A computed fold for a 1512-nucleotide RNA from a metagenome, annotated as small-subunit ribosomal RNA.
The RNAcentral record of the sequence draws on SILVA.
Its mean pLDDT, the model's own confidence on a scale to 100, is 83.
Rfam family: Bacterial small subunit ribosomal RNA.

[in-house]
RNA sequence: AGAGUUUGAUCCUGGCUCAGAGCGAACGUUAGCGGCGGGCUUAACACAUGCAAGUCGAGCGAGAAAGCGUCCUUCGGGGCGCAAGUACAGCGGCGCACGGGUGAGUAACACGCGAGUAACCUACCCUGUGGUGCGGGACAACAGUUCGAAAGGACUGCUAAUACCGCAUGAGUCAACGACCCCUUCGGGGGGUGUUGGGAAAGAGGGCUUCGGCUCUCGCCAUAGGAGGGGCUCGCGUCCCAUCAGCUUGUUGGUAGGGUAAUGGCCUACCAAGGCAGAGACGGGUAGCUGGUCUGAGAGGAUGAUCAGCCACACUGGGACUGAGACACGGCCCAGACUCCUACGGGAGGCAGCAGUGGGGAAUAUUGGACAAUGGGCGAAAGCCUGAUCCAGCCACGCCGCGUGUGUGAUGAAGGCCCUCGGGUCGUAAAGCACUGUGGGGAGGGAAGAAAAGCUGUAGGUUAAUACCCUGCAGCCCUGACGUUACCUCCUUAGCAAGCACCGGCUAACUCCGUGCCAGCAGCCGCGGUAAUACGGAGGGUGCAAACGUUGCUCGGAAUUAUUGGGCGUGAAGUGCAUGUAGGCGGCUUGUUAAGUCGGAUGUGAAAGUCCCGGGUUUAACCCGGGAAGUGUGUUCGAUACUGGCAAGCUUGAGUACGGGAGAGGGUAGCGGAAUUUUUGGUGUAGAGGUGAAAUUUGUAGAUAUUGGGAGGAAUAUUAGUGGUGUAGGUGGCUACCUGGACCGAUACUGACGCUGAGAUGCGAAAGCGUGGGGAGUAAAUAGGAUUAGAUAUUUUGGUAGUUUACGUUGUAAACGAUGAGUGCUAGGUGUCGCGGGUAUUGAUCCCUGCGGUGCCGUAGUUAAUGUAUUAAGCACUCCGCCUGGGGAGUACGGCCGCAAGGCUAAAACUCAAAGGAAUUGACGGGGGCCCGCACAAGCGGUGGAGCAUGUGGUUUAAUUCGACCAUGCGAAGAACCUUACCUGGGUUGGAAACCCCCCAAAUGCCCUAGAGAUAGGGAAGUGCCCUUCGGGGAAUGGGGUGUUCAGGUGCUGCAUGGCUGUCGUCAGCUCGUGUCGUGAGAUGUUGGGUUAAGUCCCGCAACGAGCGCAACCCUCGUCUUUAGUUGCCAGCAGUUUGGCUGGGCACUCUAGAGAGACUGCCGGUGUUAAACCGGAGGAAGGUGGGGAUGACGUCAAGUCCUCAUGGCCCAUAUGCCCAGGGCUAUACACGUGCUACAAUGGCGAUUACAACGGGCUGCAACAUCGCGAGAUGAAGCUAAUCCCUAAAAAGUUGCCUCAGUUCGGAUAGAAGUCUGCAACUCGACUUCUUGAAGUCGGAAUCGCUAGUAAUCGGAGAUUAGAACGCUCCGGUGAAUACGUUCCCGGGCCUUGUACACACCGCCCGUCACACCAUGGAAGUCGGAUGCUCCAGAAGUGGCUGAGCUAACCCCCUCGGGGGAGGCAAGUCCCUAAGGAGUGCCCGGUAACUGGGGUGAAGUCGUAAUAAGGUA
Repeated sequence: AGAGUUUGAUCCUGGCUCAGAGCGAACGUUAGCGGCGGGCUUAACACAUGCAAGUCGAGCGAGAAAGCGUCCUUCGGGGCGCAAGUACAGCGGCGCACGGGUGAGUAACACGCGAGUAACCUACCCUGUGGUGCGGGACAACAGUUCGAAAGGACUGCUAAUACCGCAUGAGUCAACGACCCCUUCGGGGGGUGUUGGGAAAGAGGGCUUCGGCUCUCGCCAUAGGAGGGGCUCGCGUCCCAUCAGCUUGUUGGUAGGGUAAUGGCCUACCAAGGCAGAGACGGGUAGCUGGUCUGAGAGGAUGAUCAGCCACACUGGGACUGAGACACGGCCCAGACUCCUACGGGAGGCAGCAGUGGGGAAUAUUGGACAAUGGGCGAAAGCCUGAUCCAGCCACGCCGCGUGUGUGAUGAAGGCCCUCGGGUCGUAAAGCACUGUGGGGAGGGAAGAAAAGCUGUAGGUUAAUACCCUGCAGCCCUGACGUUACCUCCUUAGCAAGCACCGGCUAACUCCGUGCCAGCAGCCGCGGUAAUACGGAGGGUGCAAACGUUGCUCGGAAUUAUUGGGCGUGAAGUGCAUGUAGGCGGCUUGUUAAGUCGGAUGUGAAAGUCCCGGGUUUAACCCGGGAAGUGUGUUCGAUACUGGCAAGCUUGAGUACGGGAGAGGGUAGCGGAAUUUUUGGUGUAGAGGUGAAAUUUGUAGAUAUUGGGAGGAAUAUUAGUGGUGUAGGUGGCUACCUGGACCGAUACUGACGCUGAGAUGCGAAAGCGUGGGGAGUAAAUAGGAUUAGAUAUUUUGGUAGUUUACGUUGUAAACGAUGAGUGCUAGGUGUCGCGGGUAUUGAUCCCUGCGGUGCCGUAGUUAAUGUAUUAAGCACUCCGCCUGGGGAGUACGGCCGCAAGGCUAAAACUCAAAGGAAUUGACGGGGGCCCGCACAAGCGGUGGAGCAUGUGGUUUAAUUCGACCAUGCGAAGAACCUUACCUGGGUUGGAAACCCCCCAAAUGCCCUAGAGAUAGGGAAGUGCCCUUCGGGGAAUGGGGUGUUCAGGUGCUGCAUGGCUGUCGUCAGCUCGUGUCGUGAGAUGUUGGGUUAAGUCCCGCAACGAGCGCAACCCUCGUCUUUAGUUGCCAGCAGUUUGGCUGGGCACUCUAGAGAGACUGCCGGUGUUAAACCGGAGGAAGGUGGGGAUGACGUCAAGUCCUCAUGGCCCAUAUGCCCAGGGCUAUACACGUGCUACAAUGGCGAUUACAACGGGCUGCAACAUCGCGAGAUGAAGCUAAUCCCUAAAAAGUUGCCUCAGUUCGGAUAGAAGUCUGCAACUCGACUUCUUGAAGUCGGAAUCGCUAGUAAUCGGAGAUUAGAACGCUCCGGUGAAUACGUUCCCGGGCCUUGUACACACCGCCCGUCACACCAUGGAAGUCGGAUGCUCCAGAAGUGGCUGAGCUAACCCCCUCGGGGGAGGCAAGUCCCUAAGGAGUGCCCGGUAACUGGGGUGAAGUCGUAAUAAGGUA
């Protein structure tokens, strides 16, 4: 520091995901040790049991027992002493308000930082001052009586005090009144001071004592101060929701009083009507706050366990008492819920103290030890108490450290895994050899945590005192839970100690097997459908390591809320426009101030933590000391540039006045013409209208058309223009009136008056709504006619709201420049509108120029690109609005507005990994342009109709073998058996054939029997070659046998493959190198202008070159030359049987070798002086001369595993092999390709000519004879320019037929034959005779062909034993037409649109049906919170009463008592918790039914969008 993921690829936007760090964690697997820390995050749920707050006898009264000793004894016991002034209990003092727990409540002066208190309190402690006198009456304990189950009381009586009360004194203190000084925030405060008044106390212990007292210590009272602690107040900071916008009556303030330690509506009475709020009141939700912690570069974000500070709470709610302090965790009273006891009358309790239990939960420990240390309470002290604390136990919960060995060791052992079978790897790893001893176990030794206190001595203080007491020093003695401590030494044995996750990319790490869209994995992308580095296992590897992974949560990455540090034309995002409030921002100059700002000093910002330095544990974690930091804030001093405040001025921003011209700017009223419709009259006659074509409609009752008159409504042609004007919406005949704004010009004036603008207010197209008018045309709805599969559309004929007007309402639009307003700055060019200046001109006007508007092009810049570019989307500033992935959704709920329709505001659950912008390359378009092709057109002939042949589909069958579906009379150049792969049946199993081994026999042919045959059984014949030691051995061949080696498979996969082939297409294309352009995909080149059959060539050009294709080179045909003449030929010569037959010749034809020839070479024209085209000459041939071979990059997962080859899988007495028979030849039907025809351009008969290519020994066969014929028999020739196939046919000549189902046509059928073959039944071809079907030129549709072509005629060949109408080749005869490229099909190039890229056979929308999920509404129902009204009202403070009761003080008194003050009980009033009744509001759960939404496998219906998406 980044990475993966949207696409065919690219750039951007944007979300999702990952890598990092962390945790009070949990879960899974695993687990050796130690140190230091941590450990109910959930139910503030309920709690059994034990412990957690007592102490003081030196404040006081009383006061045992057990036991021991001793004495007495009637042996029952008793006395005395010790125990002991002890225990228990009581009065009293102090403590219990600390310490410990928890985080429910609390959004608050609760907390944090900083101030204030002149508005306050403070026990114990410290320092100072002054005191501590004299009296009095009670109450517990105790004793007795008594009630109660208990808990607990009641009455009578006795008694002490540092308990209580009275009096005295009172420096000082407090209160009232008065004068003085100082300070002051002007409220008050402080210091002296005068008068008057109020108001204190307690003793205990020690020492000395002449008992008078003195003295010490501790206490007590008053007062002043301190320290520490607290109360109250203020400034600032402190979460979310505005779908909470208004809240408030003790409310806000005042006066007086009460209350408090103290200010204060804290409380009461009266008076006033205030107070708070968009800088967020009130309400709702959530939450203890902080130091800090985690993360981060930081700013921030998240968090508030452990430790520390503060707050709040103590079963829930209320209340006070005591006290210095509480409204009190282990106190009290009351109410409530719960639990327990009960004798049913009544009582008891509060673990959110430490342990522990149940429960909840994914989850969190021992009912441990000790007060040794630290700290706390009490005490004079010893000491006691202390679940605070210190320790231990449990838990890998975290951090840190150590170990599980070290060295050596290659036959690279065995074994595992992989393998190309060679080997590689685990791997120096192991074994073996030599060592070490941390941890563990055993034994021994052994620190520090301990200092005080106490005792003794000594010095000092105090004192009358060498007592006592206090302080310092020295010595002695004593105290350890942890603890079998840490640590050290010895012994022991390599012995007891390694796992977890991952290995497709991100992300380090790869192979085999299994599985086969199954099982499963997955953080994201995504893996798995038979070769899975992604599932499971194994081997190997990678990472971390006593841990490793997973899950959850936080921050980071995320600049993905952007202060640092983002955006808004098209990606999400500018309010429809304006006016303007608050707010924010604001021109130039001077002065002043010092609020902001900047600097210095000082206080504070607790400790711990973080950081730095140093130190202590063997190291580290951890701990200790010091420093820095703590970005903040208070006070104070200073600076004055900038901002702000105040004051004064200025003119450039802004505005006003004056003069002009422009304009569909707005409003009101009036007027006009054209047109439509309608009405009336005339003319006039059969249609009109409408459409792609029609029909509905209208018209003989007179339409349409034409013409005269009338009526009515709406809109204003031309001018008219990226022209004007307005803030936007918008605005268009003419005239008048009223009225707004902008612009230009020149001067004068005001003097910052400005910009923006949350809320707010106004305007705001069309449609819609209300009321009243109006209604010509048009026209939602609607009716009819068409179109269509349908057509609730498009089209057409009608037609109502509406459109118009007045007054209201609505408040939205793609209200768009998809671009907020304002200001300044930053190259130009060229139009246009308005106004002005200059110059020229007689003038219209032209040229130059200024200001304002409105367009186009374009530089820099900017932008993801597209684009934008002085009218910015550039560079800056100010203010406002808005955005934060897609869907759900601009929806639900709530609120506001509206008559309604609806508008504004505006979520969540759930779901996806994308959605999106711009551009690129393709593909596609019922887009465009150019061009080509038998593509159309022009022609000729066919197919489609008939019969037959052949192939396919379907059907059938035991089987009708398989494949192919544009390209197919295809694989198949030939199924009777064979072929043959299929079916039925019969056989066989190392196999029909190959290799190795063993045995036998040469081989071989022949015969017989059974059988359908395969096969099985038997028989006779026959002996070869090589070597030989004659015994035999070997080779070839045949038979038999053995086998985990194998053979075989037309079994599967052409979607695992090679090879071969088809198609687009013989179409003209397909690419590369370098350069250049672009962020990039890519582009350029290859586009453009011409031209061509052609990316053929030329020109131009940021391209220059090159490759594969095109063309040419090859074959063949056409002309000529030359060479060579046999089997070919015969011009001339000779012979002739008249046949090139023979001699002879090679001239010619021909044969087959080598050459020539054609190149737009020449001429003219056109063209750019080009390429090229047109015409011509010459030539056998002319513009690639005709034909062939030749098939670029690629496409179709095209075809073929059944030609062959081949991976994998499958069969192995069968899916192999052999055999017989059958089938592939079936047949209602559908389609393709052909043949033969339908006839007279013909048929039949007779007769006469003219070819070429080929083939032939398993052969072609002349000729002769026989047969009507197919053919048969005999047989010459020929291994072929020699012989044969071989007759060519159409054509020609001639005769008949005369338009008919025929002398056309030949199917079908019967009979008889021929040939091939082992065999023609299923199932061959041919012949003869007879039979004589359909068919009279073929619907929609469709095919071939452009010249030696079509058409027509025959011939040959391959394949076969035989079997072509098919296929391939050959020649004969031999046309017509092409104006042309509008249209159909296919293709090429350029361009355009695209939501397609599996590429239009694409993509994709909505309803319906089914399943699941979350959610809205909903009669109701349940729960929670809360407001108001009322009832009732515990405990308790306060007020009032207090006839009952009453020791201290006072008065009277006959000392008996009486009265008073004060107090208590009791009663009552106010307040008030829980409770109850009624009524409202809010939140949540649930619900019949219902609404839409989302997601699901290939469901249904249509086809809305994307191309002009077929109606933009």